The part of an RNA shown here (small-subunit ribosomal RNA, 5' domain) has 541 nucleotides and comes from Verrucomicrobia bacterium LP2A.
The sequence was found in a public genome assembly.
Model confidence (mean pLDDT): 85 of 100.

[in-house]
Context: one part of a larger RNA
RNA sequence: GAGCGAACGCUGGCGGCGUGGAUAAGACAUGCAAGUCGCACGAAGCUUGUCUUCUAGCAAUAGGAGGCAAGUUCAGUGGCGAACGGGUGAGUAACGCGUGGGAAUCUACUCAGAAGUGGGGAAUAGCCCGGCGAAAGCCGGGGUAAUUCCGCAUGUGGUCUAGCCUAGCUAGAUUAAAGCGGGGGACCCGAAAGGGCCUCGCGCUUCUGAAUGAGCCCGCGUCCUAUCAGCUAGUUGGUGGGGUAAAAGCCCACCAAGGCGAUGACGGGUAGCUGGUCUGAGAGGAUGGCCAGCCACACUGGGACUGAGACACGGCCCAGACACCUACGGGUGGCAGCAGUCGAGAAUUUUUCACAAUGGGCGAAAGCCUGAUGGAGCGACGCCGCGUGGAGGAGGAAGGCCUUCGGGUUGUAAACUCCUGUCACUGCAGAACAAGGUUCCCCUGCCGAAUAAGCAGGAGGACUUGAUAGUAUGCGGAGAGGAAGGGACGGCUAACUCUGUGCCAGCAGCCGCGGUAAUACAGAGGUCCCGAGCGUUGCUC
Numbered sequence: 001g002a003g004c005g006a007a008c009g010c011u012g013g014c015g016g017c018g019u020g021g022a023u024a025a026g027a028c029a030u031g032c033a034a035g036u037c038g039c040a041c042g043a044a045g046c047u048u049g050u051c052u053u054c055u056a057g058c059a060a061u062a063g064g065a066g067g068c069a070a071g072u073u074c075a076g077u078g079g080c081g082a083a084c085g086g087g088u089g090a091g092u093a094a095c096g097c098g099u100g101g102g103a104a105u106c107u108a109c110u111c112a113g114a115a116g117u118g119g120g121g122a123a124u125a126g127c128c129c130g131g132c133g134a135a136a137g138c139c140g141g142g143g144u145a146a147u148u149c150c151g152c153a154u155g156u157g158g159u160c161u162a163g164c165c166u167a168g169c170u171a172g173a174u175u176a177a178a179g180c181g182g183g184g185g186a187c188c189c190g191a192a193a194g195g196g197c198c199u200c201g202c203g204c205u206u207c208u209g210a211a212u213g214a215g216c217c218c219g220c221g222u223c224c225u226a227u228c229a230g231c232u233a234g235u236u237g238g239u240g241g242g243g244u245a246a247a248a249g250c251c252c253a254c255c256a257a258g259g260c261g262a263u264g265a266c267g268g269g270u271a272g273c274u275g276g277u278c279u280g281a282g283a284g285g286a287u288g289g290c291c292a293g294c295c296a297c298a299c300u301g302g303g304a305c306u307g308a309g310a311c312a313c314g315g316c317c318c319a320g321a322c323a324c325c326u327a328c329g330g331g332u333g334g335c336a337g338c339a340g341u342c343g344a345g346a347a348u349u350u351u352u353c354a355c356a357a358u359g360g361g362c363g364a365a366a367g368c369c370u371g372a373u374g375g376a377g378c379g380a381c382g383c384c385g386c387g388u389g390g391a392g393g394a395g396g397a398a399g400g401c402c403u404u405c406g407g408g409u410u411g412u413a414a415a416c417u418c419c420u421g422u423c424a425c426u427g428c429a430g431a432a433c434a435a436g437g438u439u440c441c442c443c444u445g446c447c448g449a450a451u452a453a454g455c456a457g458g459a460g461g462a463c464u465u466g467a468u469a470g471u472a473u474g475c476g477g478a479g480a481g482g483a484a485g486g487g488a489c490g491g492c493u494a495a496c497u498c499u500g501u502g503c504c505a506g507c508a509g510c511c512g513c514g515g516u517a518a519u520a521c522a523g524a525g526g527u528c529c530c531g532a533g534c535g536u537u538g539c540u541c
Stems, first nucleotide, its partner, number of pairs: 001541004006537005013386006019379002026342003030339003035080003040077002044073013087297003096222007105214002110210008118152001120150003127142006157175008179202006187196003223269003230260003235257008272294004276287004299320005322333004350376001352375003358372001359370004389419004399410004423482001425477005436464005442458005485530005490511003496525005506513002
């Protein structure tokens, strides 16, 4: 000199863009952060429509019961998601990361291709009945649905075995499935509703390929310490087996005695790694906050279940510590998600708005959910921009300070005159971010028996979606009015005098000042530097 996720002191007008728990991976009150699908399913409640029946009535009508349909709500079964997104850096010196390779693998949803989707059965929740418990919750009995579960059939294919005229073929064995929604002329079943039949869409099953994601192995690189010199028995290799999606001492039995090491094994300390960032002319040194990629973790330790994927932050089980409820028998919990609280600390923000946009989950869709995200709030924490006025104005006013008492200086500075109108204030107007979505009509193409329906594309009409926000911005109004400080002045180092003090009080980065004329302490005037900041401290180069 440059830099910082900074802190502290004094001061503080506005805006834009960033950024903000670095310490206790300490403990957490409260709210929210993962749901969705009724076009998979049965029931219940409510509303509406319709049909049947009963009661009252002469009737209109009113009321009750039942069936069907539609809409809606809530819980349950089922499906998909919950393994993403978000947080943190404890652990880890390691194939963890970076980079370059490799073969023995898996991959839900998505895309492309081939084939199929036949016919049966069963259980169980919800519900009803009974019981236990303070609660959390649990038990027994009965009955029920499905895209739940289980057989049977079929086998394009897949897998295994065998044979061979071994680019492969043949034979045998084994191995699948689930329905839901829309439309329809004739024909058939049915009293009707509806169904068969035809067709479209979404699904389901088998296989192949792609894409995406992931698992595994290897070369090289990756801090300090020798006051750590020897380390190692599943250790190193082989055979056989088990195991995994997959290679392998990954695991096991047996056999052999190997394997690593001054090119630093083993041990100890420290540490998430990288793209990058800071500094520097560079080489290098330091560093890894925000953003992005990878890894690890989720109160502590261990374990598996489900699943395409987890050994799973807001899942389960066991143990432990801690905290809470309790009827003392027993239960419940996990903010290193977003806010917020306490604690420790020099120190780090709102218990905010919205799903309008982007993205994600579910859904045929409308849509629902989303503390991801988009915004707003707080902090001069940082960077950048703007302002606190401009021009004129000397007899050089007054006051202050100095003085050799003549004067000098503050100083064009002020007053005064003429202007301007940024920001703040105020009045009126007022955005972009909106792409879409629904519906109607028409056209084209595909499918189809079809001028149904459906799917894809296009033109047009109507309705409709903004948190930020009455914000940005524009036009107008008023008025110099509301907006300057901090540090330094002995040398390094730009900037000097007076007074007070008297080795005292004090200053200080180094050299050093202060013991009666101190440009070095304190105050004042003046000057210098920077300026909404200026200094100090800490850390890096």